[in-house]
Context: one part of a larger RNA
RNA sequence: CUGGGCGUAAAGCGCACGUAGGCGGCUUUGCAAGUCAGACGUGAAAGCCCCUGGCUCAACCAGGGAACUGCGUUUGAUACUGCAUUGCUUGAGUGUGGGAGAGGAGAGUGGAAUUCCCAGUGUAGCGGUGAAAUGCGUAGAUAUUGGGAAGAACACCGGUGGCGAAGGCGUCUCUCUGGCCCACAACUGACGCUGAGGUGCGAAAGCUAGGGGAGCAAACGGGAUUAGAUACCCCGGUAGUCCUAGCCGUAAACGUUGGGCACUGGGUGUAGGAGGUAUCGACCCCUCCUGUGCCGUAGCUAACGCGUUAAGUGCCCCGCCUGGGGAGUACGGUCGCAAGGCUGAAACUC
Repeated sequence: CUGGGCGUAAAGCGCACGUAGGCGGCUUUGCAAGUCAGACGUGAAAGCCCCUGGCUCAACCAGGGAACUGCGUUUGAUACUGCAUUGCUUGAGUGUGGGAGAGGAGAGUGGAAUUCCCAGUGUAGCGGUGAAAUGCGUAGAUAUUGGGAAGAACACCGGUGGCGAAGGCGUCUCUCUGGCCCACAACUGACGCUGAGGUGCGAAAGCUAGGGGAGCAAACGGGAUUAGAUACCCCGGUAGUCCUAGCCGUAAACGUUGGGCACUGGGUGUAGGAGGUAUCGACCCCUCCUGUGCCGUAGCUAACGCGUUAAGUGCCCCGCCUGGGGAGUACGGUCGCAAGGCUGAAACUC
């Protein structure tokens, strides 16, 4: 390389947009590049293969044939692919009318709780644990009432509910803004799918600068426990957690399952929408579409399990794997302020 694979054994890029490339619906006509057929030329000899012959046989040698699966020229074929061309509407998109939503950004806003401050009441404890102690408290704590300040997060609703490409998104209001679903079938007429490079987004932690700092809390201090206790438990507590601007670019970034299209029994819940039946009407019931769960047929699977949300049956495109350790290390390159990221071996060893 030909292969075989990627839910859990090694293997799906964290996610998207998109360049090149690859692949691509129905139809008319033309061309004849791919494709197919014929002819001609060429494909040295030797060798391989077949037949025959010569050395007593064989090896070896000689003669003949076949083959040389290729290339070129030429004449044809036109189903398929391609190129050009003509239409089409089912793929894709647009429009019109509806709909749901923690989708995103900015500005504002509410109540509960917590802590702190002030004042009142009030007195000896509070707190904490398995039990304690450190700690707080007669300079009046804890508790309770009133007032004030601050920051952060939004109980109930809340739901294998919703939205988003993923990360993720939850008080309420306004402004700006993205996507999705349903109905109609008016418009465009293949405008599509994927996507090496590339670009953007990307939890938490971390970094830079400036703010903010209630609670929580790495580090750190103390009290316990213990043989010890650099822990688990307790009392404190700084970065950080929050905001603005800029970096970082990772994750059990998980459904450990790349994206698209088509096909293949059902049952049952739930969310959004439409139609029908019925009704005074709202429900109920039936059908369809979209999403999200559960159970299962065939089939698949090493098994577990998957099973119209496939891990079934097929096609297209991308990424990735190829024994364990060494090692996601070294070296080099590149990105980063750094931390480090990306790319990524070998010796050796089992």
A computed fold for a 350-nucleotide part of an RNA from an uncultured Pseudomonadota bacterium, annotated as small-subunit ribosomal RNA, central domain. The RNAcentral record of the full RNA draws on ENA and SILVA. Its mean pLDDT, the model's own confidence on a scale to 100, is 89.